[in-house]
Context: one part of a larger RNA
Molecule: large-subunit ribosomal RNA, domain I
Organism: Moritella sp.
RNA sequence: AGCAUUUGGUGGAUGCCUAGGCGGUAAGAGGCGAUGAAGGACGUGAUACGCUGCGAUAAGCGUCGGGGAGGUGCGAAUAACCUUUGAUCCGACGAUUUCCGAAUGAGGAAACUCGGCACAUUUAUGUGUCAACCUUAUCUGAAUAUAUAGGAUAAGGUGGCGAACCCUGUGAACUGAAACAUCUAAGUAGCAGGAGGAAAGGACAUCAAUUGAGACUCCCCUAGUAGUGGCGAGCGAACGGGGACCAGGCCAAUGUCGUGUAUUUAAUAACUGGAAUAAGCUGGAAAGCUUGACCUUAGUGGGUGAUAGUCCCGUACAGGUGUUUUAGAUAUACUUCUUUGAGUAGGGCGGAACACGUGAAAUUCUGUCUGAAUAUGGGGGGACCACCCUCCAAGCCUAAGUACUCCUUACCGACCAAUAGUGAACAAGUACCGUGAGGGAAAGGUGAAAAGCACCCCGACAAGGGGAGUGAAACAGUUCCUGAAACCGAAUGCUU
Numbered sequence: 001a002g003c004a005u006u007u008g009g010u011g012g013a014u015g016c017c018u019a020g021g022c023g024g025u026a027a028g029a030g031g032c033g034a035u036g037a038a039g040g041a042c043g044u045g046a047u048a049c050g051c052u053g054c055g056a057u058a059a060g061c062g063u064c065g066g067g068g069a070g071g072u073g074c075g076a077a078u079a080a081c082c083u084u085u086g087a088u089c090c091g092a093c094g095a096u097u098u099c100c101g102a103a104u105g106a107g108g109a110a111a112c113u114c115g116g117c118a119c120a121u122u123u124a125u126g127u128g129u130c131a132a133c134c135u136u137a138u139c140u141g142a143a144u145a146u147a148u149a150g151g152a153u154a155a156g157g158u159g160g161c162g163a164a165c166c167c168u169g170u171g172a173a174c175u176g177a178a179a180c181a182u183c184u185a186a187g188u189a190g191c192a193g194g195a196g197g198a199a200a201g202g203a204c205a206u207c208a209a210u211u212g213a214g215a216c217u218c219c220c221c222u223a224g225u226a227g228u229g230g231c232g233a234g235c236g237a238a239c240g241g242g243g244a245c246c247a248g249g250c251c252a253a254u255g256u257c258g259u260g261u262a263u264u265u266a267a268u269a270a271c272u273g274g275a276a277u278a279a280g281c282u283g284g285a286a287a288g289c290u291u292g293a294c295c296u297u298a299g300u301g302g303g304u305g306a307u308a309g310u311c312c313c314g315u316a317c318a319g320g321u322g323u324u325u326u327a328g329a330u331a332u333a334c335u336u337c338u339u340u341g342a343g344u345a346g347g348g349c350g351g352a353a354c355a356c357g358u359g360a361a362a363u364u365c366u367g368u369c370u371g372a373a374u375a376u377g378g379g380g381g382g383a384c385c386a387c388c389c390u391c392c393a394a395g396c397c398u399a400a401g402u403a404c405u406c407c408u409u410a411c412c413g414a415c416c417a418a419u420a421g422u423g424a425a426c427a428a429g430u431a432c433c434g435u436g437a438g439g440g441a442a443a444g445g446u447g448a449a450a451a452g453c454a455c456c457c458c459g460a461c462a463a464g465g466g467g468a469g470u471g472a473a474a475c476a477g478u479u480c481c482u483g484a485a486a487c488c489g490a491a492u493g494c495u496u
Stems, first nucleotide, its partner, number of pairs: 001495009015481001016445002020416002022413007029405002031161002039100003042055003046078002050074002061094006070082003105114003115130007132158009165196001166194005176183001180230001206213002217244005227235002248397003251341001255337001258334010271319003277292005293310002295299001301313003346370008356382001377392005432439002452480001455467004
């Protein structure tokens, strides 16, 4: 040095576990904000780094209700306290709520600086108020006489944030066409505005076809059909049928929508009661095994020293309270809306939407120029004309069926089990990186219980170790369950 066996170290795979995720179902809720939000900064504890809670009344204050013995959050420590004169805790309603932030007295490099006015006093502070825009009302008021513009004051409103869903405006490119220009991607992504719990749409100037149907929305067919299309790539209906759900109203009054008040009905908080098991055996521990009982409108689930219907929390079921809030109905008060729809329909030019690329192109919208009729009238039936049929535009409102889930509750899973599952089971959008926009980790497990090793010895009053002790186990000793491999040793044997 090699090989073999044994025994260690290192390392953290594997197994088991779950505190966290992922996906869904059924309900709820679908907003918060000048009464100052979302989100933050700074404070706040006896001691206090982080998280949580809270706000100078600062891990909290008050009232009412529940509850009934312990409590002072995570958090384990000591101190000091609170509590049957009912604490801690739970529910409802209130009080307080620094500074920044739409941020709104002015300024500003967010969490800071500096003011005006009024009032009060403890004389230096405290309290209140002071942005802009819109609407309404009142008072004023130019050039300029009446007026108007403008100004002032008061009241009300708006502003900002938020996951998707919705409507409107604006609107790409990569890509596909095996290149590319019409076309496609796609009215998608993005941007902007606005609203609601849904939004939008909606009570036929609609379809149909010689029979008729009867608002709108959504789904399944019709159908990848008819069409459209450098007739390429592609795009792609409707009529009709079947379902979901159904609701119609108004234009001057017995109406509709909204709000308030009163009455009434229903639901809604914390919460309460809640059945039934013994012995023996193994074991550290019984819920395991054996034998024998019991309950069940409760044998979902979780915990307890291993696997418990009958030990604990619960569960089925039953009860209680009626605070608060919501919904419905009725009555009443106030408010909103609307005069039968003319610069409209239609036409020319230019565009766009319709499945339909200008085409024979109807229908719808309109930038521009024009421009009717008035029910003895007008629109449509895919150029256009006639006949026939059908409907009544240019006013308004409208639930349900439909879409979505930042969020709450309950339950479920041939979903994951720590390189998985969210990026995040842990001080995670943290540490760290970047001027910044932004990027973005790693990291779970002692034990049933800390019983977390008193005491002794070696050592430097160390680290570390050896005894002793605890424990079922310490090769479970805080780097702690199991503890693979790579890698590094030691002992023994053999070979050189």